[in-house]
Glycine riboswitch aptamer from Exiguobacterium oxidotolerans, 77 nucleotides, folded computationally.
NCBI's taxonomy places the organism under Bacteria, Bacillati, Bacillota, Bacilli, Exiguobacterium.
RNA sequence: GGAGCAGCUUCUGGAGAGACCGCAUGAUGCGGCGCCGAAGGGUUCACAAUCUCAGGCAAAAGGACAGAAGAGUACUA
Numbered sequence: 001g002g003a004g005c006a007g008c009u010u011c012u013g014g015a016g017a018g019a020c021c022g023c024a025u026g027a028u029g030c031g032g033c034g035c036c037g038a039a040g041g042g043u044u045c046a047c048a049a050u051c052u053c054a055g056g057c058a059a060a061a062g063g064a065c066a067g068a069a070g071a072g073u074a075c076u077a
Stems, first nucleotide, its partner, number of pairs: 001075001008070006018033001020032005034057003040053001041051003
């Protein structure tokens, strides 16, 4: 000086599915039934598909993925 892929940080966008019922309740906890698939995980040679263990089903939070920026590292002299 300084990348590329992946990763890290920040910002932006970001779906689906009961604000269900009962008890205590502010979140939430327990019980019951119903649902979602885009954190993760399992099944699979892999993908698709599938399971729903965890997670989620008003908002908030989270969120695969996408875009932009930044700092590094590799490397080079």
Overview:
The model forms 89% of the base pairs in the Rfam consensus.